[in-house]
RNA sequence: GCCUUAUCCAGAGCGGUCGAGGGACCUGGCCCGACGACGCCGCAGCAACCAGCCUCCAUCUAGGCGGGUGCUAACUCCAGCCGGUGGCGCAGCUACGAUAGUGAGCUCACCGGAGAGAUAGGGG
Numbered sequence: 001g002c003c004u005u006a007u008c009c010a011g012a013g014c015g016g017u018c019g020a021g022g023g024a025c026c027u028g029g030c031c032c033g034a035c036g037a038c039g040c041c042g043c044a045g046c047a048a049c050c051a052g053c054c055u056c057c058a059u060c061u062a063g064g065c066g067g068g069u070g071c072u073a074a075c076u077c078c079a080g081c082c083g084g085u086g087g088c089g090c091a092g093c094u095a096c097g098a099u100a101g102u103g104a105g106c107u108c109a110c111c112g113g114a115g116a117g118a119u120a121g122g123g124g
Stems, first nucleotide, its partner, number of pairs: 002123007013043005021032003026080004044072003049068002052065004076116001081113006087106002090103001092102004
């Protein structure tokens, strides 16, 4: 790197070092950053995917410890593609007195999905 399964609206920061970009990629937006971001190191913490051990129950389970990972700005920072609901809207069409209905459309809000990605487990 490939295939596959699960999860991704919860949670958890200080110090040292470095020195200009960073938030995966593209586009747009929005943020973080010389009051030093990002990265790296140390310590602390969060969580409980996997292994192991322990407790309860033993048909199914549940709880605990934390060894291997992981994580500690913003929902995976948000959107993009598809569908739906609401809203807006006025070309076209229908009826018409103001106007109403329908509906192309807008992509404003929300919902579901896809795709991509991240992490863990498994596989060849």